[in-house]
RNA sequence: GCCCUCGUAGCUUAACGGACAAAGCAGUCCUCUUCUAAGGGAAAGACUGGAGGUUCGAUUCCUCCCGGGGGCA
Repeated sequence: GCCCUCGUAGCUUAACGGACAAAGCAGUCCUCUUCUAAGGGAAAGACUGGAGGUUCGAUUCCUCCCGGGGGCA
């Protein structure tokens, strides 16, 4: 330098172009317990790496840039 792949909540992952972006863990509150842990319940939390484009509609498709990983030279 070229090619491929990934980037979504604090962490780990979902989401045939279409309904308020879904869950697990963590955290908060309640419950249970003599106390703690475990268990049960509830609420909250991401406008999706950045900027454009296509579209009635983009997490998804296209372009450029940034970052991680891999391959070729």

This is a predicted structure of a 73-nucleotide RNA (transfer RNA) from a Candidatus Microgenomatia bacterium. Its Rfam family is "tRNA". Rfam classes the family as a transfer RNA. Lineage of the source: Bacteria > Bacteria candidate phyla > Candidatus Microgenomatota > Candidatus Microgenomatia (nom. nud.). Model confidence (mean pLDDT): 81 of 100.